[in-house]
C1' cells in the first nucleotide's frame, strides 16, 4: 500500500420509523458514567368505521375468494421438481421488459445518467366516511450524474 470482517465518533442516503421523560430508588449488562428490556408523551405513518356520495338493469350458465402495508406491478421466454396415461396444474432458480420508486437546502418542469422493481400481514371480511376505536414508529445504506428554467430557504456582505 491493498481486500475483508468488527468496534465508536461525526456527517449523510432509503424509509413514517424521529424527539423528549422515567427506567436511573425495581429486570438485564456495565467499575463507574451509562446502555439495553420495559413505560409514558408529543410528533410523524397506517388501518378499521356513519350520514352524504358512489356501485347496483333482468334471466340463465360457467369461472374466480377478496383485502391490506409497501415504489416495488404487468407481461414474455430459458431451466428444474411435483401432480397427470395425457392434455395441463401448481411450485421453484433465473433471464428480458415493464407500471411505479429513489439518487447530498427544499418544490415544479424539461433533458440525461445510475440504481430499485423486494418481503410481509388480515383471514371469507373491510368503497368512500365526522365522531370514534386500533396499530407502527423497524430495517438497510455509504454509490455519487448531472446540466437547464422558475420560485422560496439559508449563509455571507
Nucleotide at each position: 500500500g491493498g481486500a475483508c470482517c468488527g468496534c465508536c465518533a461525526u456527517c449523510g442516503c432509503c424509509g413514517a420509523g424521529u424527539c423528549c421523560c422515567c427506567g436511573u430508588a425495581c429486570g438485564g449488562c456495565g467499575c463507574g458514567a451509562g446502555c439495553c428490556a420495559g413505560g409514558g408523551g408529543a410528533g410523524c405513518c397506517g388501518g378499521g368505521g356513519a350520514a352524504c356520495c358512489a356501485c347496483c338493469g333482468u334471466u340463465c350458465c360457467c369461472u374466480u375468494g377478496g383485502g391490506g402495508u409497501g415504489a416495488a406491478u404487468c407481461g414474455g421466454g430459458u431451466c428444474c421438481c411435483u401432480c397427470u396415461c395425457a392434455c395441463g396444474a401448481g411450485g421453484g432458480a433465473g433471464c428480458c421488459g415493464u407500471a411505479g420508486g429513489a439518487g447530498a437546502c427544499c418544490u415544479u418542469c424539461c433533458u440525461g445518467c445510475u440504481c430499485c422493481g423486494a418481503a410481509c400481514c388480515c383471514g371469507u371480511c373491510a368503497g368512500c366516511u365526522a365522531a370514534c376505536c386500533c396499530g407502527g414508529u423497524a430495517g438497510g445504506c455509504g454509490a455519487g450524474a448531472a446540466g437547464g428554467a422558475a420560485g422560496g430557504a439559508a449563509a455571507g456582505g